RNA sequence: UCUCCGAGGAGCGUUGCAACGGGCCGCCGUCGGCACCCGCCAGGCUCGGAGGACGGACCCGUGCAACGGCGCUCGCA
Numbered sequence: 001u002c003u004c005c006g007a008g009g010a011g012c013g014u015u016g017c018a019a020c021g022g023g024c025c026g027c028c029g030u031c032g033g034c035a036c037c038c039g040c041c042a043g044g045c046u047c048g049g050a051g052g053a054c055g056g057a058c059c060c061g062u063g064c065a066a067c068g069g070c071g072c073u074c075g076c077a
Base pairs, nucleotide, nucleotide: 001052002051003050004049005048006047007046008045009074010073011072012071013070014069017044020039021038022037023036026034027033028032043067
């Protein structure tokens, strides 16, 4: 750093940035990108575990979470 899994109490409604899917005339000029439209969308964040890739590193020990648009409801303390 990437993938998967778990945890951070839960449900309903709602807005729609990114990502994703689709559409598409136009622009760039290279087989892709950008812009626009539609759909979807509020665990995308942090911590822990497993695996992969790259890189780094003197060793040992100890402790611990903090957050997540808006409205409502439930649960716990």
A computed fold for a 77-nucleotide RNA from a soil metagenome, annotated as SAH (S-adenosyl-L-homocysteine) riboswitch aptamer. Of the family's consensus pairs, 100% are formed in the model. It matches the Rfam family "SAH (S-adenosyl-L-homocysteine) riboswitch aptamer". The family has 52 seed sequences and 1,354 matches in Rfam 15.1. The RNAcentral record of the sequence draws on MGnify. The coordinates come from a structure-prediction model, not an experiment, and the mean pLDDT is 77.